[in-house]
């Protein structure tokens, strides 16, 4: 140096010649003429939030819905930076990262037993039956052993499993257990360091499985609809039903109530308008920036703006910079 890791930029430019849409102007007002501008880093998903606009409550409760280690920054959304746990040789990536003893519920098949649960195998003691070759023997029996059975203790060995009420090694024990001790995990509490999460250390008692992106507890926040949103302005032609009318009722306030506004809502038939605005350093309304050549050139990818602006996500041939890392290749000294 390569491979790897993060972070950032380009992703087209000049020129002619037809054409396409906005803006200025001209003039013989024409589908004219001349000038000047015309997509992106994501314009893409419509996933988040905001800005604005409506809405005679936009108050307060229940539903309901995002979040969820710790700090900063920010309206938010989310972003940086740190801890923890997991991968990775390492630079780094990734976590929907609060509670499992408030309660519910899940976890096949095996296994005695899957949680505040057990004893299938075996291990120790006892008692009772039976039976013996060897061994003692005072020849009546004793010991010891083997099978069966009860009663009691054990959860260490072994099995089953992903996982089995802390691990490993020793001591104890009738056989065993944190019963005791070393060490290590966990918890607890003490000190130190740190804004903290958290770390590190000393001391204790001896241990209280997994799952909440499962329902749930806990602690914060959360009016609703949305540019087809509203605003101007013209222009027509009304007519029938039904509920209501001063707060029991009809509307209204997302969904339920409780407060609150309210005199007017709902449907059916029929007519009228489709303008201007909202909209802009591009500003369109079935929606504009195409086509050719020719020259640079690493550019041939991915792929069109639709009130606007922040975030997050997913797509991208080719190239260009900066920093890091050393497994592994290559190379030089």
């Nucleotide at each position: 140096c390569g491979u790897g890791c993060a972070g950032g930029c380009c992703g087209g430019g000049u020129g002619a010649u037809c054409g396409c849409g906005g803006c200025g102007u001209c003039c013989u007002a024409g589908u004219g003429g001349c000038g000047u501008c015309g997509a992106g880093g994501a314009a893409a998903g419509u996933c988040c939030g905001g800005a604005c606009a409506c809405c005679g409550c936009a108050g307060g409760g229940c539903a309901g819905g995002a979040c969820g280690c710790u700090g900063a920054c920010g309206c938010a959304a989310g972003u940086c930076a740190g801890g923890u746990g997991g991968c990775g040789a390492a630079a780094g990536c990734c976590a929907a990262c609060g509670g499992a003893a408030a309660g519910u519920g899940g976890a096949a098949c095996a296994g005695a037993a899957a949680g505040g649960a057990a004893a299938c195998c075996g291990c120790c003691u006892u008692c009772g039956a039976c039976g013996u070759g060897a061994u003692c023997u005072c020849c009546g029996g004793a010991g010891a052993c083997g099978u069966c059975g009860g009663a009691g203790g054990u959860a260490a060995g072994g099995g089953u499993g992903a996982a089995a009420c802390g691990g490993u090694g020793g001591g104890g024990u009738a056989a065993g257990a944190g019963c005791c001790c070393a060490c290590c995990a966990g918890c607890g509490u003490c000190g130190c360091g740190g804004u903290g999460a958290c770390g590190c250390g000393g001391c204790g008692g001896c241990u209280u499985g997994c799952u909440a992106a499962a329902c749930c507890c806990c602690g914060u926040c959360c009016g609703g609809u949305g540019c087809a949103a509203g605003g101007c302005g013209a222009a027509c032609a009304g007519a029938g039903u039904c509920c209501g009318u001063u707060a029991c009722g009809a509307g209204g306030u997302u969904g339920c109530c409780c407060g609150c506004c309210c005199a007017g809502g709902a449907c059916u038939c029929g007519g009228g308008u489709a303008g201007c605005u909202g909209c802009c350093a591009a500003g369109a309304g079935g929606g504009a920036u195409g086509a050719u050549c020719a020259u640079u050139c690493a550019a041939g990818a991915c792929a069109g703006a639709a009130u606007c602006c922040g975030g997050c996500u997913u797509a991208c041939a080719g190239g260009c910079c900066u920093g890091c890392u050393a497994a592994c290749g290559a190379a030089a000294a």
The RNA shown here (Bacterial RNase P class A) has 333 nucleotides and comes from an uncultured Actinomycetes bacterium. Model confidence (mean pLDDT): 76 of 100.